[in-house]
Context: one part of a larger RNA
RNA sequence: GAGUAGCGAAAAGAUAGGUGAGAAUCCUAUCCGUCGAAAACCUAAGGUUUCCAGAGGAAGGCUCGUCCGCUCUGGGUAAGUCGGGACCUAAGGUGAGGCUGAAAAGCGUAGCCGAUGGACAACAGGUAGAAAUUCCUGUACUGCCUAAAUGACUGAUGGAGUGACGGAGAAGGCUAGGGUGAGCGUGUGACUGGUAGAGCACGUCGAAGCAGUAAGGCUAAUUAGUAGGCAAAUCCGCUAAUUGUAAGGCUGAGCUGUGAUCGGGAAAGCACCUGAUGUCAUGCUUCCAAGAAAAACUUCUAGGGUUAAUCAUAUAGGUACCCGUACCGAUAACCGACACAGGUAGGUGAGGAGAGAAUCCUAAGACGCGC
Numbered sequence: 001g002a003g004u005a006g007c008g009a010a011a012a013g014a015u016a017g018g019u020g021a022g023a024a025u026c027c028u029a030u031c032c033g034u035c036g037a038a039a040a041c042c043u044a045a046g047g048u049u050u051c052c053a054g055a056g057g058a059a060g061g062c063u064c065g066u067c068c069g070c071u072c073u074g075g076g077u078a079a080g081u082c083g084g085g086a087c088c089u090a091a092g093g094u095g096a097g098g099c100u101g102a103a104a105a106g107c108g109u110a111g112c113c114g115a116u117g118g119a120c121a122a123c124a125g126g127u128a129g130a131a132a133u134u135c136c137u138g139u140a141c142u143g144c145c146u147a148a149a150u151g152a153c154u155g156a157u158g159g160a161g162u163g164a165c166g167g168a169g170a171a172g173g174c175u176a177g178g179g180u181g182a183g184c185g186u187g188u189g190a191c192u193g194g195u196a197g198a199g200c201a202c203g204u205c206g207a208a209g210c211a212g213u214a215a216g217g218c219u220a221a222u223u224a225g226u227a228g229g230c231a232a233a234u235c236c237g238c239u240a241a242u243u244g245u246a247a248g249g250c251u252g253a254g255c256u257g258u259g260a261u262c263g264g265g266a267a268a269g270c271a272c273c274u275g276a277u278g279u280c281a282u283g284c285u286u287c288c289a290a291g292a293a294a295a296a297c298u299u300c301u302a303g304g305g306u307u308a309a310u311c312a313u314a315u316a317g318g319u320a321c322c323c324g325u326a327c328c329g330a331u332a333a334c335c336g337a338c339a340c341a342g343g344u345a346g347g348u349g350a351g352g353a354g355a356g357a358a359u360c361c362u363a364a365g366a367c368g369c370g371c
Base pairs, nucleotide, nucleotide: 013031014030015029016028017027018026032368033367034366035365040348041347042346043345046328047327050326051075052074053073054072055071056070060068061067080141081140082324083323084322085321087118088117092113093112094111098107099106100105122139123138124137125136126135142320143319144318145317146316147315149313150312151311152310153304154303158300159299160298161297166287167286168285169284172280173279174278177274178273179272180271181270183204184203185202186201187200188199205263206262209258210257211256212255213254216251217250218249219248220243221242222241223240224239225238226237228236229235288291334343335342350362351361352360353359
C1' cells in the first nucleotide's frame, strides 16, 4: 500500500421463549422463503471413526459461538440365506513340461489365478442414543450329519444335452404406482363475511414361503438299425418304420386360498377408472455384419460293488466356517493444497397442467448456502 480488496452462488429471513459470564449466529416454537428426475431416498467406488453420548472452547470454522465433520473421555458395526470366499470361467496375468537366448531373461501348451459375467437358500413386523433381511417375535427355505421306514445297485476328472447370449420392430397379458367416490372410518364447524349442505379435512393395509389355478410361450412320440461323438454307452447324432397336429411334456408373469385366531392401524380397510420405462420376455416377428466361456444341472456308460455300502423319497432330531456390515456418498466426510459455484457409476423418484424424467407450482422429505 491499507484497516483498502475480500469474507466463495442474489434460496431470505422475522419474532418470541430457553440456555449461558457472554447470543444476529446454539436449542425450541410460530410465521416467511428455497429445492422437489432434487438441494429427497437407497447403494457402488473412495474415505476410514467423520457415527452416538457426555464434557469443553486454546487452535481449526473466512465474523460470532454456549455450537460443530474441531478437542477430551466413554460407547457403537452381531448373518447358514445380504455382498465376497470355502463354486465356475472372460479379458488379462502366471506358467509344470516345451521353444528361444551368452547370460539376465523372453515367449508359451496343459493347469492355476482372475468379475465387471454364470451358479446359489428369508420374508414381514418390533426394538436402541448409535446395528439390523444380521438382535427379538412369527412364519420359511438351503446344504450337511444322525435315526428308523419304504424303494432302488451305484456311478466319473470321460461322452452328450443344457447353461448359451446380436441388432431392430410390433402387438398383447399382468402388476407396481396413481386417481375418483353420494361407499366405509375418524375428526370438525370456536373465531367468522358466509356455510348443518350430496359440508370440510384426513385416512381408506399386509411379505417370503406353501397349495391350487392361469393369459401366454416352447416342444412331436414310440420302435428298430447304426462305420460318428479319440475307449464304452441304453445318452447324443444319423437312417428307417409306425402313430400323430394336439393329447402329453417343459416353462410361465399374474390371480385365488393359506401364511393371518397374526402383524400393523384410533378405526375403517371397499367399488370403479387409469396405468408403466416394471414383469411375462434371453419370448415373438424380422434383418445381416451371424452375435463369451466354464461350472452348477440332466443324462450316458467306463469303472466300482457285491448284501452292505451308496442313492432317492417323505418324517424327526441336530448342525452350519472365514471376511465385510458404523457413518458420508457430496455446493463440508470422495478427487481437486481449502468446510473450493469444478469433477464423480447405478437404482427409487409422487400430484396438478403437459407428448414428456421438459417447464412452472406443490407432496413426502430436506434445506435458508458460517459475517

A computed fold for a 371-nucleotide part of an RNA from Haloplasma contractile SSD-17B, annotated as large-subunit ribosomal RNA, domain III.
The RNAcentral record of the full RNA draws on Rfam.
The organism belongs to Haloplasma contractile, within Bacteria.
Rfam family: Bacterial large subunit ribosomal RNA. Rfam links the family to the GO terms structural constituent of ribosome and ribosome.